[in-house]
RNA sequence: GCCGCGAUAGCUCAAUUGGUAGAGCAAUGGCUUCGUAAGCCAUAGGUUAUGGGUUCAAUUCCCAUUCGCGGCU
Numbered sequence: 001g002c003c004g005c006g007a008u009a010g011c012u013c014a015a016u017u018g019g020u021a022g023a024g025c026a027a028u029g030g031c032u033u034c035g036u037a038a039g040c041c042a043u044a045g046g047u048u049a050u051g052g053g054u055u056c057a058a059u060u061c062c063c064a065u066u067c068g069c070g071g072c073u
Stems, first nucleotide, its partner, number of pairs: 001072007010025004019056001027043005049065005
């Protein structure tokens, strides 16, 4: 330098012929207990890496950029 893959909640990851963004763990509150752990219930938490484009509508399609991983030279 070229090619491929990836970037979504605090962490690990889902969500596809474009149509309301979810789970587990963690966090907070409650129930239970003499108390703790475990268990159960509930709640909160998101600029879907950044900027633009297409579209009635974009996590999803297109372009550029940034970062990470891998391959080739």
Notes
The prediction has a mean pLDDT of 80. Transfer RNA from an archaeon, 73 nucleotides, folded computationally. Its Rfam family is "tRNA". The family's RNA type in Rfam is transfer RNA.